[in-house]
Context: one part of a larger RNA
RNA sequence: AGCGUAUGGUGGAUGCCUAGGCACCGAGAGGCGAUGAAGGACGUGGAAGGCUGCGAUAAGCCAGGUGGAGCCGUCAAGCAGGCUUUGAUACCUGGAUUUCCGAAUGGGGCAACCCAAGCGGGGUCAUACCCGUUUAUCUCCAAGGAGAAGCUAACCAGGGGAACUGAACCAUCUAAGUACCCUGAGGAAGAGAAAGAAAAAUCUACUCCCCCAGUAGCGGCGAGCGAAAAGGGAUCAGCCCAAACCUACCGAUUGUAAGGACGCAACCGUUUUUCGGUAGGGGUUGUAGGGCUGCACUCGGGAUCAUUGCGAGGAUCCCGGGGAGUUACAAAUCCGUCGAUUAGUGGAACGGCUCUGGAAAGUGCCGGCCAUAGUGGGUGAUAGCCCCGUACACGAAAAUCGCGCGGACUCCCUUGUGCAGUUCCUGAGUACCACGGGACACGUGAAACCCUGUGGGAACCUGGGAGGACCAUCUCCCAAGGCUAAGUACUACUCGGUGACCGAUAGUGAACAAGUACCGUGAGGGAAAGGUGAAAAGUACCCCGAUGAGGGGAGUGAAAUAGUACCUGAAACCGUACGCUU
Numbered sequence: 001a002g003c004g005u006a007u008g009g010u011g012g013a014u015g016c017c018u019a020g021g022c023a024c025c026g027a028g029a030g031g032c033g034a035u036g037a038a039g040g041a042c043g044u045g046g047a048a049g050g051c052u053g054c055g056a057u058a059a060g061c062c063a064g065g066u067g068g069a070g071c072c073g074u075c076a077a078g079c080a081g082g083c084u085u086u087g088a089u090a091c092c093u094g095g096a097u098u099u100c101c102g103a104a105u106g107g108g109g110c111a112a113c114c115c116a117a118g119c120g121g122g123g124u125c126a127u128a129c130c131c132g133u134u135u136a137u138c139u140c141c142a143a144g145g146a147g148a149a150g151c152u153a154a155c156c157a158g159g160g161g162a163a164c165u166g167a168a169c170c171a172u173c174u175a176a177g178u179a180c181c182c183u184g185a186g187g188a189a190g191a192g193a194a195a196g197a198a199a200a201a202u203c204u205a206c207u208c209c210c211c212c213a214g215u216a217g218c219g220g221c222g223a224g225c226g227a228a229a230a231g232g233g234a235u236c237a238g239c240c241c242a243a244a245c246c247u248a249c250c251g252a253u254u255g256u257a258a259g260g261a262c263g264c265a266a267c268c269g270u271u272u273u274u275c276g277g278u279a280g281g282g283g284u285u286g287u288a289g290g291g292c293u294g295c296a297c298u299c300g301g302g303a304u305c306a307u308u309g310c311g312a313g314g315a316u317c318c319c320g321g322g323g324a325g326u327u328a329c330a331a332a333u334c335c336g337u338c339g340a341u342u343a344g345u346g347g348a349a350c351g352g353c354u355c356u357g358g359a360a361a362g363u364g365c366c367g368g369c370c371a372u373a374g375u376g377g378g379u380g381a382u383a384g385c386c387c388c389g390u391a392c393a394c395g396a397a398a399a400u401c402g403c404g405c406g407g408a409c410u411c412c413c414u415u416g417u418g419c420a421g422u423u424c425c426u427g428a429g430u431a432c433c434a435c436g437g438g439a440c441a442c443g444u445g446a447a448a449c450c451c452u453g454u455g456g457g458a459a460c461c462u463g464g465g466a467g468g469a470c471c472a473u474c475u476c477c478c479a480a481g482g483c484u485a486a487g488u489a490c491u492a493c494u495c496g497g498u499g500a501c502c503g504a505u506a507g508u509g510a511a512c513a514a515g516u517a518c519c520g521u522g523a524g525g526g527a528a529a530g531g532u533g534a535a536a537a538g539u540a541c542c543c544c545g546a547u548g549a550g551g552g553g554a555g556u557g558a559a560a561u562a563g564u565a566c567c568u569g570a571a572a573c574c575g576u577a578c579g580c581u582u
Base pairs, nucleotide, nucleotide: 001581002580003579004578005577006576007575008574009573015567016531017530020502021501022499023498024497025496026495027494028493029491030490031151032150039101040100041099042055043054044053046079049075050074051073061095062094063093064092065091066090070083071082072081106115107114108113116135117134118133119132120131121130122129137148138147139146140145155186156184157183158182159181160180166173170220196203197202207234208233209232210231217225218224238483239482240481241427245281246280247279248278249277250276251275252274259268260267262311263310264309265308266307286461288426289425290424291422292421293420294419295418296417297416300319301318302317303316304315305314320414321413322412323411324410325409333408334407335406336405337404338402339401340400341399342398344394345393346392350367351366352365353364355362368385369384370374376388377387378386432456433455434454435453436452437451438450442468463478464477465476466475467474518525519524538566541553542552543551544550
């Protein structure tokens, strides 16, 4: 020195564990903010570094409720001092306080700082100084005031919009209207009651799912892209304007004659005609609908009204009756009740002996019990009956919610239908066309349909659009105005639950002082690090040592080769003892 055996050191694998994660399900909530948010800075404790809480009233103040014996958060034990059955601590609800920065908003500024002005108050002999409050910008306004802004995970709509890549190159194409940027909104958004789909005398708003179907098609017919109808389901809900016409008011116009609802007479003549505006009524569709005029049928009651008188016919209001409603169809508020949420409450039933053990919940024996509860967790090993719970049952002074109910309340109907006529109305720089683009599964193609930058530019119900060029026939529909719940998407957040999900190099980057330490001028990057024991019982006392470190005894403990460098403690690596070999 090598090999072997034994025994140690080092090291932290492995096993076991879980305080943390991950994914999903159900329910809730789906916003916060000038009444100053989100996020921070600085403070705040008897002593106080981090975290947590809170804000100069500063681990807290007040009130109401729950609860019932201890408490003064945590790392983190102890000291000092207190509180508490006159109900503390704790939990829930409401209120008060809430420095400074931050949209930050009096002006400024290198965020958490500096400097003001007006008014009111304190203070001073007077200044100084202190306190409270107001003072940014934009939009709207009935001029009093009201609103906006900023933050926020995904989902949604709109405006912009790549490249890598694929095509085995690459240019049309693809990736992809993706990523990304911007704007806006909601709890969902968007879409939506046919100028539809179709081809049967069919369907009947929209949305979502399954299917149709990798079909029909598109495509340097390459790579690739890729429907729709029908059918089956989820959910279901339909409405309102513009216009014609009438009335009122305002402005203009007309100007002694039209007119003053009708007939006769009187009287008036800024009443009338026409146009425009505002408001109310009316009206909303395609077998066309509506207006206006006339006729017919039909229809509870009462009151009032018109230039005057009489007659006949109307309008408005009230009562009665009926219907509806705050998610559209008009809109606001309140009350009661029921239910839910935010603290909680009750909640069954086992003992004995034996064995092992440090410990019984384990073993064996004996005798029981509960169960709408034998989910789960804890207790010195594995407990239905020891503890917390669980099934089940119950509970709210206060706040909030309900697409619960009822009432108040509000609104509507109470005439409508039919026939005939008629000129009147039915969304215009629109439809459509040309050129250039976009979007449609569809790349210009035979390219419809949809959108529109430029130019041109209709019809008016005897009208117009569509049915994939175009024309005819036929069929369907009615554009150029608007609203609309549900079914659908998502989860930053709250509660409950589940897992052939992870178990500390895994699972979040983060089970620990984690977006911390540290790195970077900065944008940004970004760790490592869990486990004594059932219980600290965390080794009194003695000895060596330097009044060390560390260790030897002693003691605790089941165990100390469980001693805080602490469960287990592999390997590499390093010793010691012995054996063999050289």
RNAcentral holds the full RNA, with entries from MGnify. Predicted 3D model of a 582-nucleotide part of an RNA (large-subunit ribosomal RNA, domain I) from a marine eukaryotic metagenome. Its Rfam family is "Bacterial large subunit ribosomal RNA".